[in-house]
Context: one part of a larger RNA
């Protein structure tokens, strides 16, 4: 380490529970709001953070009613109270009700700021209180109304897209989603210019059923889809305009009598068999939904009464359980109580009840409305209307033959003898009376209230939310959006003791039935982490199991028992998905637990089964009755299906159509079963098995990032260059031009801040979701930057990169349409039994998808033997083969040679020659898928016999339509491919087993289960490793070979055969010897002698034999050899050819590999043979299941026989488990469910028994209903592992020591050293943050480590203003916006006006003081405004005028602060040893605003004052402007004087603290000593000066003038005194640990100050003040 057992931890599944949800039913209610809503902010408690309640009368106040003992909400604590003189509590009506919000006096960044008027406090200013002051509409006015909010339902306006059509455009989705306006408890519609027409019919509207998926419509595609009528619910009808009459007003006209017109009021009147006016008669009644009041009554909003065991006993902590015995019941619904209660409690059945307020009903009264008859001359009866053209829309109707209705546009009637409609149009007939209006009920919905229900959920479920949930948290915003329940009956919530630094934690003790119920609390599973014990493990490689098995341990009922472990051996490459095919190195999963996918609806369609009725079957809406729930009966003169068909139809009908037909033919009848429910299979429409896009559209939200623009502010060290112009000189006739100065231009140069981002490195789970380091670009400009604004999604913006538009951009983000669609991928959950495919054909905008057919399965059917196989017989055929003098075509060699070419001859004809081409013929050889004189096998057809058990048809349900390998026959390709395409067969697919080393397909062989039985197949038998070291004969020497693949060409390796030659007259080989002469043949040659080359009678001679020479060799010779011969030796030796085995040829990457070891008369190769091994094959023994047949049985009950039982997609059958319901029947505190063990049963899913834990519920049987079974979906949530005690601990500016506090110190405090920054790492301040500030206490968590420390936790404290900043002042960009303009609606612009700083205006300084504030407090010294008092006085504005009032760059002067220098003064010091000195070192020598003064400088075509005139300044003006004249200054630093008392260094004193007792530190108090000058110069003078071109805000404060007006006032001026002086901010951080970046983050963040030395410098280096050492 492994396995097992035991005990724990961690974790929070399971079981049980339910306060909360979900879905409905029946009633109610259906609004709230200027009398201030909804929604909030802030407050409110003795203590009070959250929720709840309430509002300065603040967990509440008053009255009335109920009720009757406790009570101050959740909420437990302490303190203090209230209550029988009736509290708390419940109901009704009142009072109060801050601020915001329609928000309404004005404004505004909601919960804030600022006002006017009247009154009051009171006497001015100031402040406070109460009331009032918005807009629009109506109204003469008084006054009234509206607005805003809210879930669905309703009406109107506007109105998508995805999607479907397998693409898409008409169409669909859909008038849906969304947006906008409006109304009510409902809304809308509604009393016929209707419907119908088979009738002399119906009679407003709405809703339901049906008609009907019909008529229709429709790229006649996808789809869309009425109405009439009938049956029901509910029922209800009316009013104006006009004619006519009367009154009033105005106007015209008049002969003034009137008349006419118009307007207005009242009466009258309201319809189609026309009616009314009018004329003539008549009448006071009938009916009514509405309005108001009263009475009666019912009901709602609190409540009251309400039977029966304090029964016995038993178990127990507890009784309601068990046993025994009673009682009530108009009450045995339900809940609670220490387990399960009719009789304990609350309740329940039943009965009763209201001061007050609301709602309903009835009656009465009142108000209001409503009526007849006859006549018919005249009058009236809805006008830019009906209608028509053009263009749209609605309807079932998509422009169609298209009526009807609505309307944009252009035209445009009639007048009851009229007009409209009845689906083009016309005629006849019928119905109606438009162009005005109102109208209950039946219908729709539920934010809300009450009562109830559920075969709904039970904490990953059910609402997102059972709990402080729309909370925490995220986002600029619109918006998004969690997790989280359980001690116990009762807190009886652990007194006390111990360990410990400890209020941590643990151990005892105690409570309790139980503490392994201890607050991290019921049960307490798994992953995961431990401890103890038993066995085992350190030479062994592996999907970790399985089969066999030694030893050891435990147990036992003692047996051949059971359990644990497992040395060693055999076999053995996970699961899922997708695939022709996966151990695959193809996909998915870290592990565990919970959740997680074929469901539901439909009067849809179809099939099967079951049931009812049957030539019939069935009801729908609705109604009545009734119930605890269910139901029952009507509805049968609604309707549907069926009972009759044929035809295009009229129509006819057991027939009909076609047709001239009585013919023929087609479709029917003859041959009669349906229909309604239930269940199951499948389809259709719906999201339709689950999860998954990229996208499209609609309404909104965003310019705090960034792009551009607008307004207003700010910033840029230092150095360099030296344009124009000017001056002087030169030059020129004059210019031009040159030189020198001056000057200071520039998208100029160098270079910091600042802005950027060239190169490299680092970083890449970062310090950082873009940075760091070094180098680098721009740096007075088209520069950079702050604040406030504008532009918004097919839009913006863009010096243009498709860049940017909040870490998102070839179309942002949020929510919705929406479960878009997905012919695509992935996933899809318990068991057993039977059968079992396909990867093919045709078609397809089709090829990875479909339709039909084929192949599967289940059921039914009938002819019957169609199917399959074997044998025999009879056939058709043109393949293999073969053949070609048999065709077509192609073709080798030869012979012949028509004809042609070339050559020659020839005058020509023509002839000749030819190793040229070549027809035809002959001989010879030989080819063909599209040649055939021929021609099989197999297959096919038929018949007969035999064997077998299929085949076919119909119906339900599929899957498949990617195939792949091998063999054979072909095509294609290269007679390449593990290639592609066909055909036939086999296998894999979907097939296990044996062999082949290992392998989908090859060989053998088809697995129902079991067996330690037997026989075989392929293949094997030396060992690994079962079986022959078997028998016989050969071959191989190469480890060839022992599986597979080796070639051409070689091979005197060896064996065998055939033929042939030589050989005892002596072969072959070896050895010994010879190998000569003519001659150096000739030629050639420098030479050539056998041997460079050429020639030849390569000759001749001697010989046993010897070439004019087979090689080596030489310059040439020489020399050495060979052929050939003799000797020796003594038996075989050669050649050719065929075959077997071998050998060379022969090269690959981990290690030489036959699978290995190894093997040589074999364990190789070849031949022959015998035996054995060998599989899930066959057999044997036992068992199971299915089907068929027979028998049997009540029964699928039993049994016999036979056959069968591999299986993916798929079909069929039978079961198991889970949750709930009903009926019946049981269990449980003497212990249910759940959890975790042992053990038994069943073929399986599964089911029992029992000891433990647990502590209250749970089963069985038979039916029913489902949120009904998980290993996988890069699944969802939680928990836990792994990597791993690993990486890292966030700038390499750095620490060391001593002391202190403390349980504990590297980090805290103090001290002494050291180090770092120092244009910053110092100081101030805006934004932003919002208590982080200070003090005390604490250290769980936070801090990347520790912590005694902290920006952490707890408690307390802290921010003081007339003058600082903002408001009470002003305006810019821009916003809002009376008037006005535009627009379907919402709304968009916009004048006056009103907001809006980043700008204008505007009054305070020094010192001191706190733990924490100071220009705020204190001291001193100032200033501003108003009012009062006093004096003087022409004042007066929302109008006029002036002024305010403005650019950039450059240069110089004066000049304070600061700094430095010099000198002087004050104080201190100058130490041990040695030396020097009246000299050195250090520190200090400081002072504001204001007042007075008016200098330097600046302007001078000026400034100021003044006189006269004046036509302009919208009226006026004494003002301004203009003209003329006179006089003269204006602005303004600094310095100086004053303020000036104080304060610093220093001296004296000194509470207190520390101490090593030497002394040290020291708040506080008091005291007073100390001339300046210079250099260089920020600020300032200065809104100045000069130059330049891009020509550089507005308004108010301020000054002045007059107008109206006032002139006793008010106002103004002047002096001093007194009084008054509001609201908000003010702490702290602020280049950062407090802001923006998720962090105590190397990033980002506007402005101000700016010391020393060196230096041009704000560069750089080192330092000061000051601050730090970056939290391991």
């Nucleotide at each position: 380490g492994g396995c097992g057992c035991a005990u724990g931890g961690a974790g929070g599944a399971u079981g049980c529970c339910u306060u909360g949800g979900c879905u409905c039913u029946u009633a109610g209610a259906g609004g709230c709001g200027a009398a201030g809503a909804a929604a909030g902010a802030c407050g409110u408690g003795a203590u009070a953070a959250g929720c709840u309640g309430c509002g300065a009368u603040a967990a509440g106040c008053u009255u009335c009613g109920g009720g009757g003992a406790u009570u101050g909400g959740c909420a437990a604590a302490u303190a203090c109270g209230a209550a029988u003189u009736g509290a708390u509590c419940c109901g009704a009506a009142g009072a109060u009700u801050u601020c915001u919000g329609a928000a309404u006096g004005g404004g505004g960044c909601a919960a804030c700021c600022c006002g006017g008027c009247a009154c009051a406090u009171u006497g001015a200013a100031g402040a406070u209180g109460u009331g009032u002051c918005a807009u629009u509409c109506c109204g003469c006015a008084a006054g009234g109304a509206a607005a805003g909010c809210a879930a669905a339902c309703c009406c109107u306006c506007u109105g998508a897209a995805c999607u479907g059509a397998a693409a898409c455009a008409u169409c669909u989705a859909a008038g849906u989603a969304g947006g906008a306006g409006g109304a009510g408890g409902a809304g809308a519609a509604g009393a016929a210019a209707a419907u119908a027409a088979c009738a002399u019919a119906u009679g407003a509207u709405u809703u339901c059923g049906u008609a009907a998926g019909u008529a229709g419509u429709g790229g006649c595609g996808a789809g869309c889809g009425a109405a009439c009528g009938c049956g029901a619910a509910a029922c209800a009808g009316c009013c104006c305009a006009a004619a006519c009459c009367a009154g009033a007003g105005u106007a015209a006209u008049u002969a003034c009598g009137g008349u006419u017109a118009c307007u207005u009021u009242g009466g009258g009147g309201u319809u189609g068999u026309a009616g009314g006016a009018c004329u003539a008669c008549a009448a006071u009644g009938u009916g009514g939904a509405c309005u108001u009041a009263a009475a009666u009554u019912u009901u709602a909003u609190a409540g009251c009464a309400g039977a029966a065991c304090a029964g016995g006993u038993u178990u127990g902590g507890a009784a309601a359980g068990g046993c025994c015995g009673a009682u009530c019941a108009a009450a045995g619904a339900g809940g609670g109580u220490g387990a399960u209660a009719a009789u304990c409690c609350c309740g329940u059945a039943u009965g009763c009840g209201a001061c007050a307020u609301g709602a309903g009903a009835u009656u009465u009264a009142u108000a209001c409305c409503u009526a007849g008859u006859a006549g018919u001359a005249u009058c009236c009866u809805g006008a830019g209307u009906a209608c028509u053209g053009c263009g749209g829309g609605g309807u079932c109707g998509g422009a169609g033959a298209c009526g009807c209705c609505c309307u944009g546009u252009a035209g445009g009637a009639a007048a009851c003898u009229g007009c409209c409609g009845g689906c083009a149009c016309c005629a006849u007939c019928c119905g109606g009376u438009a162009a005005g209006g109102c109208u209950a009920a039946a219908u729709a919905c539920u934010c809300c209230u009450a009562a109830g229900a559920g075969a709904c959920c039970g904490a990953u479920a059910g609402u997102g939310a059972a709990c402080u949930a729309g909370u925490a948290c995220u986002g600029u915003g619109a918006a998004g959006g969690a997790a989280a329940g359980g001690u116990g009956a009762a807190a009886a919530g652990a007194a006390c003791c111990g360990u410990g630094a400890a209020c941590a934690a643990c151990g005892g003790a105690g409570u309790g039935a139980a503490a392994u119920a201890g607050a991290a609390c019921c049960u307490g599973a798994a992953a995961c982490c431990a401890u103890g014990c038993g066995c085992u493990u350190a030479c062994a490689a592996g999907c970790g199991g399985u089969c066999g098995g030694a030893g050891c341990c435990c147990u036992u009922a003692a047996g051949u028992g059971g359990g644990g472990u497992g040395a060693c051996g055999g076999c053995g490459u996970g699961c899922c998905u997708u695939u022709u095919g996966u151990a695959u190195a193809a996909u998915g999963a870290g592990c565990c637990u919970a959740c997680g996918a074929g469901u539901u609806g439909c009067u849809c369609u179809u099939u099967a089964c079951u049931g009812g009725c049957a030539a019939g079957g069935u009801u729908a809406a609705g109604a009545a009755c009734u119930u605890a729930a269910g139901g029952u009966u009507c509805g049968u003169c609604a309707a549907c299906c069926g009972a009759a068909g044929c035809g295009a139809a009229a129509g006819c009908g057991a027939g009909u159509c076609u047709g001239a037909a009585u013919a023929g033919g087609g479709c029917g009848a003859a041959a009669g079963a349906g229909u309604c429910a239930g269940u199951a299979g499948a389809g259709g429409c719906a999201g339709a098995c689950g999860c998954g896009a990229a996208a499209c559209c609609u309404u909104g939200u965003g310019a705090u990032c960034u792009a551009c623009c607008c307004a207003u502010g700010g910033u840029c060290a230092g150095g360099a260059u030296g344009a124009a112009g000017u001056u002087c000189c030169g030059u020129u006739a004059a210019c031009c031009c040159g030189g020198a100065a001056u000057g200071g231009a520039g998208g100029u140069c160098c270079g910091a801040a600042c802005c950027g981002a060239u190169a490299a490195g680092c970083g890449u789970u970062g310090a950082a979701a873009a940075g760091c380091u070094u180098c680098c670009g721009g740096a007075u400009g088209a520069a950079c930057u702050g604040u406030g604004g504008g532009u918004a999604g097919g839009g913006g913006u863009g010096a243009a990169a498709g860049g940017c538009u909040a870490a998102u951009c070839a179309a942002a983000c949020u929510a919705g349409g929406a479960a878009a669609u997905a012919g695509c991928u992935c996933g899809u959950a318990c068991u057993c039994c039977c059968c079992g495919a396909a990867a093919u054909g045709c078609c397809u905008u089709u090829a990875g998808g479909g339709g039909c057919a084929g192949c599967g399965u289940a059921g039914a059917g009938g002819u019957u033997a169609a199917g399959u196989c074997u044998u025999a017989u009879a056939g058709a055929g043109g393949u293999a083969g073969a053949g070609c003098u048999a065709c077509u075509g192609a073709u080798u060699g030869g012979a012949u040679g028509c004809g042609g070419g070339g050559g020659a001859a020839g005058c020509g004809a023509u002839u000749c020659c030819u190793a040229c081409c070549a027809a035809g013929u002959c001989c010879u050889g030989a080819c063909a898928a599209a040649c055939u004189c021929c021609g099989a096998a197999u297959g096919c057809u038929a018949u007969a016999a035999g064997a077998u058990a299929u085949a076919c048809u119909c119906u339900g349900c599929a899957g498949u339509g990617a195939g792949c390998c091998c063999g054979u026959g072909g095509g294609u390709g290269c007679u390449a491919a593990g290639g592609c395409c066909c055909a036939c067969g086999g296998a894999c697919g979907a097939g296990a087993g044996a062999g082949g080393g290992a392998g989908a397909a090859c060989u053998c062989a088809g697995a129902c289960c079991a067996a330690c039985a037997g026989c075989u197949a392929a293949g094997g038998u030396c060992c690994c490793a079962a079986a022959a070291u078997c028998u016989a004969u050969a071959c191989u020497a190469a480890g060839u070979u022992g599986a597979u693949a080796u070639a051409a060409c070689g091979u005197g390796g060896u064996c065998c055969g055939a033929c042939u030659g030589c050989a005892u007259u002596g072969a072959c080989a070896g050895c010994c010897a010879g190998g000569a002469u003519g001659u150096u043949u000739g030629c050639u040659u420098g030479g050539a002698a056998g041997c460079a080359g050429c020639c030849a009678u390569u000759c001749a001679u001697u010989u046993a034999a010897a070439g004019a020479g087979u090689g080596c060799g030489u310059a040439a010779c020489a020399g050495c050899u060979c052929a050939c011969u003799g000797g020796u030796c003594g038996a075989g030796c050669g050649g050719u050819u065929g075959g077997g085995c071998g050998u060379g040829g022969a090269u690959g990457a981990u290690a030489c590999u036959c699978g290995g070891g190894c093997a040589u008369c074999a364990a190789g190769u070849a031949u022959a043979g015998u035996a054995c091994c060998g599989a899930a094959g066959c057999u044997u023994u036992g068992g199971g299941a299915u089907u068929a047949u027979g028998a049997u049985u009540a029964a699928a009950u039993u049994u016999a026989u036979a056959a069968u039982c591999g299986g993916u997609a798929g079909g069929g059958g039978a079961g198991c488990a889970u949750u709930c319901u009903a009926a019946c029947u049981g269990c449980g505190u003497u212990g249910a469910a759940g959890a975790a063990g042992u053990u038994g049963c069943g073929u399986a899913a599964g089911c029992g028994c029992u000891a433990u834990u647990g502590g209250a519920g749970c089963g069985g049987u038979u039916a029913g209903a489902a949120a009904a079974g998980c290993a996988a979906a890069u699944g969802u949530a939680g928990g836990c592992a792994u990597a791993a005690g690993u990486a890292a601990c966030g700038a390499u500016a750095a620490a060391a020591c001593a002391g202190g506090c403390g349980a504990g110190a590297a980090a805290c405090c103090u001290g002494u050293u050291c180090g770092c920054c120092g244009a910053u790492a110092g100081a101030c301040u805006a934004a932003g943050g919002u208590u982080u500030c200070c003090u005390g206490a604490a250290c769980a968590a936070c801090g990347a480590u520790a912590a005694u420390c902290g920006g952490u936790u707890c408690a307390g404290g802290g921010u003081u203003a007339g003058u600082c900043g903002g408001g009470u002042c002003c305006u810019a960009a821009g916003g809002c916006g009376a008037a006005g303009c535009c627009g379907a609606a919402c709304g968009g612009c916009g004048u006056a006006g009103u907001c809006g700083a980043u700008g204008g205006a505007c009054a305070a300084c020094u010192g001191g003081u706190u733990a924490a504030u100071a220009u705020u407090c204190c001291a001193g010294u100032a200033c501003u405004a108003a009012u009062a008092c006093c004096a003087c006085u022409g004042c007066g504005a929302u109008g006029g005028a002036g002024a305010g009032a403005c650019g950039a760059a450059a240069a110089a002067a004066c000049g304070u602060a600061a700094a430095u220098g010099c000198g002087a003064c004050g104080c201190a010091c100058g130490g041990a040893c040695g030396g020097a000195a009246g000299u050195g070192u250090g520190c200090g020598u400081u002072u504001a605003a204001g007042a007075c003064c008016g200098u330097a400088g600046g302007g001078c075509u000026u400034u100021u004052c003044u006189u006269g005139g004046u036509a302009g300044g919208u009226a006026a003006a004494u003002c301004c402007g203009c003209c003329a004249g006179g006089a003269u200054u204006c602005u303004g630093a600094a310095a100086g004087u004053u303020g000036a008392a104080a304060g610093u260094a220093c001296c004296u004193u000194g509470a207190g603290c520390c101490g090593u007792c030497a002394g040290g530190c020291a708040a506080g108090a008091g005291g007073a000593u100390a001339u300046g000058c210079a250099u260089c110069c920020a600020a300032g003078u200065a809104u100045g000066u000069u130059u330049c071109c891009g020509a550089g805000a507005a308004a108010a404060a301020c000054u002045u003038c007059u107008a109206a007006g006032c002139u006793u006032c008010a106002g103004g001026u002047g002096a001093g005194u007194a009084u008054u002086a509001c609201c908000c901010g003010u702490a702290c951080c602020g280049c950062a640990a407090a802001c923006c970046g998720a962090c105590a983050c190397a990033g980002g963040u506007a402005g101000u100050c700016a010391a020393g030395u060196a230096g041009a410098a704000u560069a750089u280096a080192c330092u000061a003040a000051g601050g730090c050492g970056c939290u391991c």